[in-house]
Context: one part of a larger RNA
RNA sequence: CCUGUGCCUUGACAGAAACACCCGAUGAAGCUUCACUGUUCCCUAAGGUUGGCUUUGGGCCUUUCCCAUAUAGCUUAGGUGGAGGGCAAAGAAGUCCUCCUUCUGGGGGGGCCCAAGCCAUCAAUGAGAUGCCAUUCUCAAAGAGCUAGAAUUAUAACCUUGUGUCAAGACCUACGGGCUAAGGGACAGUCUCAGGUAGACAGUUUCUAUGGGGCGUAGGCUUCCCAAAAGGUAAUGAACACGUGCAAAGGUUUCCUCGGGCCAGAUGGAGAUUGGCCCUUGAGUGCAAAGCUAGAAGGAAGCUUGAUUCCAAGACCCACCCAUCGAGUAGAGACGAAAGUCGACCUUAGUGAUCCGACUGUGAUGAGUGGAAGGGCCGUCGCUCAACUGAUAAAAGUUACUUUAGGGAUGACAGGCUGAUCUUCCCCAAAAGCUCACAUCGAGGAGAAGGUUUGGCACCUCGAUGUAAGCUCUUCGACACCUGGGGCUAUAGUAUGUUCCAAGGGUUGGGUUGUUCGCCUAUUAAAGUGGUACAUGAGCUGGGUUCAGAACGUCGUGAGAUAGUUCGGUCUAUAUCCAGUGUGGU
Numbered sequence: 001c002c003u004g005u006g007c008c009u010u011g012a013c014a015g016a017a018a019c020a021c022c023c024g025a026u027g028a029a030g031c032u033u034c035a036c037u038g039u040u041c042c043c044u045a046a047g048g049u050u051g052g053c054u055u056u057g058g059g060c061c062u063u064u065c066c067c068a069u070a071u072a073g074c075u076u077a078g079g080u081g082g083a084g085g086g087c088a089a090a091g092a093a094g095u096c097c098u099c100c101u102u103c104u105g106g107g108g109g110g111g112c113c114c115a116a117g118c119c120a121u122c123a124a125u126g127a128g129a130u131g132c133c134a135u136u137c138u139c140a141a142a143g144a145g146c147u148a149g150a151a152u153u154a155u156a157a158c159c160u161u162g163u164g165u166c167a168a169g170a171c172c173u174a175c176g177g178g179c180u181a182a183g184g185g186a187c188a189g190u191c192u193c194a195g196g197u198a199g200a201c202a203g204u205u206u207c208u209a210u211g212g213g214g215c216g217u218a219g220g221c222u223u224c225c226c227a228a229a230a231g232g233u234a235a236u237g238a239a240c241a242c243g244u245g246c247a248a249a250g251g252u253u254u255c256c257u258c259g260g261g262c263c264a265g266a267u268g269g270a271g272a273u274u275g276g277c278c279c280u281u282g283a284g285u286g287c288a289a290a291g292c293u294a295g296a297a298g299g300a301a302g303c304u305u306g307a308u309u310c311c312a313a314g315a316c317c318c319a320c321c322c323a324u325c326g327a328g329u330a331g332a333g334a335c336g337a338a339a340g341u342c343g344a345c346c347u348u349a350g351u352g353a354u355c356c357g358a359c360u361g362u363g364a365u366g367a368g369u370g371g372a373a374g375g376g377c378c379g380u381c382g383c384u385c386a387a388c389u390g391a392u393a394a395a396a397g398u399u400a401c402u403u404u405a406g407g408g409a410u411g412a413c414a415g416g417c418u419g420a421u422c423u424u425c426c427c428c429a430a431a432a433g434c435u436c437a438c439a440u441c442g443a444g445g446a447g448a449a450g451g452u453u454u455g456g457c458a459c460c461u462c463g464a465u466g467u468a469a470g471c472u473c474u475u476c477g478a479c480a481c482c483u484g485g486g487g488c489u490a491u492a493g494u495a496u497g498u499u500c501c502a503a504g505g506g507u508u509g510g511g512u513u514g515u516u517c518g519c520c521u522a523u524u525a526a527a528g529u530g531g532u533a534c535a536u537g538a539g540c541u542g543g544g545u546u547c548a549g550a551a552c553g554u555c556g557u558g559a560g561a562u563a564g565u566u567c568g569g570u571c572u573a574u575a576u577c578c579a580g581u582g583u584g585g586u
Base pairs, nucleotide, nucleotide: 002585003584004583005582006581007580011577012576015572021411022407023406025404027403028402029399030398031397032396035204036203037202038201039200042196043195044194046192047191048190049189052153054151055150056149058147059146060145062143063142064141078136079135080134081133082132085119086118087117094113096111097110098109099108100107101106102105158184159183160182161181162180164179165178166177207219208218209217220242223239225237243388244286245345250304251303252302253301254300255299256298258282259279260278261277262276263275264274284293287350289348290347291346308331309330311328314325315324333342334341335340356382357381358380359379361377362376365374414461415459416457417456418455420454422450423449424448425447427445428444432440469541470540471539475531476530477529481506482505483504484501485500486499487498488497508522509521510520511519512518549567550566551565552564553562554561555560
C1' cells in the first nucleotide's frame, strides 16, 4: 500500500411517516349559540268527523213603562216642536189602607168610602206648563225576536274496558270477529288551515389587506409633503379633512377696501368709537389644506331667478366604466343706457353601477278585433349596498377529538445577512483625586471590533434539519479565574490597584428548584469566559415545555379558551460508506 474481521456511532442536512406545529384553500367534518333560513315535536284558535234537551247571562233590534231636584220661584221645570184648550158619572178633588222608588221633601201604582170638579192662560224664570199630543237623551223594569258564548245534562256518533255466549259442516287456544255489559261522551282522538314555539334536527355562512398569522388599524373621496423644477409615481410613509351648506352665501348693475404698528384724544384700560402718519396684502373667502385673489374671487346696495329647455365643434383624463372643461347655434328670459354678462356658488371633497319597486307625464306597444291591464319612453324618488366596481331580500362562533390536498410563496428551532440592542476596546476630556485631567476614576460626545443576548429580514430546509435541561465523552479561541514573567503606582513591607506577555496544566463537594441561572453552605491556588446545529437523543434520561383524560382560578350564553396552575401520559431489534478504535492476512 492492498484486503478481511470485531466493536463504536461523528457525518452522509442517515432510514422510517407527501409535518400532527404554523399559514393560505371563496377545501371537509364534529360541536355550540340570543348567526341566517328551514323541518319536526309541542301549544292555541277555527272548521270537518258532530247530533239532542234545558238553564244562564252578554250584545243588537222592537213594544210598553219609569226616572230627571243648582239659585230664584205656588213646585222635583230633562230638551225641542205643535194646537189653544184638555181630562172627568166608563167616577174629578179629598180622607184612609197597602206596594215600589227617593235627594226624606216628595213621585208613581193598586184598593175601600165619598160624589163634581181638576189643570192651563196671570206673578216669578235664561227657558212655562206631565193640561194634551209627537219626537229625542240618560237611568231602571217587563215582554217578544235574532245572535255568538258559558254551564249542566241525556245518549245515538266516537273512545276505553270486561264477563258470558255464538261462530252457520270440525276447532277457535287468541292482545281476534258478531251479540251483549259497564265506564267515558259530543269532549277526546284524528284531518285541513292559521298563529306561536325547542340547535331536538338539517343545510349553510362567518371578507380582504397585513414585513407569518392573531389583536390593533385600514378599505370610498379631497388637500399638501414624500415626488427627484412637465404629467404620473409606492409603503401598516408624514399631516389634515369630507359624507355638506346656501333662496342667498346664486345672476346682473353700480359703489367700497381690509389688516397691523406708532402717536393724539372724556369716562376708556392691551382691545369699543374718532383723527393723523407708516407698512402694502400680512386681512377676508360658510368648512381642511394648497393654489389664486386688492382693476378683486373680499365688503355693500338695487332689480331679479341663467340653481333655464333642445344641443354641441373641440379638448382633457383614460384598460373599461366613470369624471372634467367648453366656444358656438336655436327657444324663452334676468340685469344693464349700452357694450355685454348669466346653463349656480374663487377652484379642487360633500358620493353609489345594475336589478327591483314607486310617483307625474306620454303622440309609440296592446297575445283574434276594439279597449284595458301590463310593459316601454321623458322626468323624479327609494341603498353608512361606508368591506363605498356594490356575490343574497336574508348569515355568528369553536375544534387540544379533528381531517384533506398544498406551502419553506409563510411563522416557531437551528444556520445565513444585519448589528439597533448586547459585550469588549479605543479617541477627546469636564469633574473627582489636598496641589495634579490621564496612579486610579471618568460625565458628556465621537470611533471601532466581536457575533455569546434580545431583536430585524424571511435566504436553504414544511414528500420532517427532533426542541429546554441534565449525564457521558470531545475539541478550539484569547477578551486570563489560578499557577509563570514584566511595567506603572497615590508600590515602605504584607495585601492590593491598573496594565503587558503567556492557552502548558488546572478550574471542587453538597442543599433547594425540571431548571440554565440564581440563592445558601463547606472548602480551594482558582472555583474563569465563550465557540463547537444555544457541541453531543441512529450515545442515555424525559422531571419541564408541546396531543388525546381530568381538575382549579379567570374569561365566554355556549361549544370552548388560557407564555395561569395541577395529576397522568409508547423516545424507533440487525450500521452500507466515511470518520474512530482493536485484531488478522499479504

Predicted 3D model of a 586-nucleotide part of an RNA (large-subunit ribosomal RNA, domain V) from Ziziphus jujuba var. spinosa. The full RNA is in RNAcentral, with records from Rfam. Its Rfam family is "Bacterial large subunit ribosomal RNA". Its family is annotated with ribosome and structural constituent of ribosome in the Gene Ontology.